[in-house]
C1' cells in the first nucleotide's frame, strides 16, 4: 500500500430490522451504623472517534477522514 474488527458515561460494555440512548462497577444525597464496610432509597453524569449525505426522524443506512488491534502483501 490492500483488506477485516474496534472507538457510545470516569472504567468495563450493551444496544437484532433506523423511532430520539441503557447495563455493572464507580460517584454524590438520604437512610442504617458510635463510626466506617456492606445492604436500602433516590440522584447526577454522554455534541454515541470527527466532517458531510440520505430521512419526517441516524448510535444505526451511506460517503470520506481519524485512532488503536488483527491479517496479507
Nucleotide at each position: 500500500c490492500g483488506g477485516g474488527c474496534a472507538g457510545u458515561a470516569g472504567c468495563g460494555c450493551a444496544g437484532u430490522u433506523g423511532g430520539u440512548a441503557g447495563c455493572g462497577c464507580g460517584c454524590u444525597u438520604g437512610g442504617u451504623u458510635c463510626g466506617g464496610g456492606a445492604c436500602c432509597a433516590a440522584g447526577a453524569g454522554g455534541u454515541c472517534c470527527c466532517c458531510g449525505g440520505u430521512u419526517c426522524a441516524a448510535a444505526u443506512c451511506c460517503g470520506g477522514g481519524u485512532u488503536g488491534c488483527c491479517c496479507g502483501a

A computed fold for a 73-nucleotide RNA from Treponema sp. R8-4-B8, annotated as transfer RNA. The coordinates come from a structure-prediction model, not an experiment, and the mean pLDDT is 82. It matches the Rfam family "tRNA".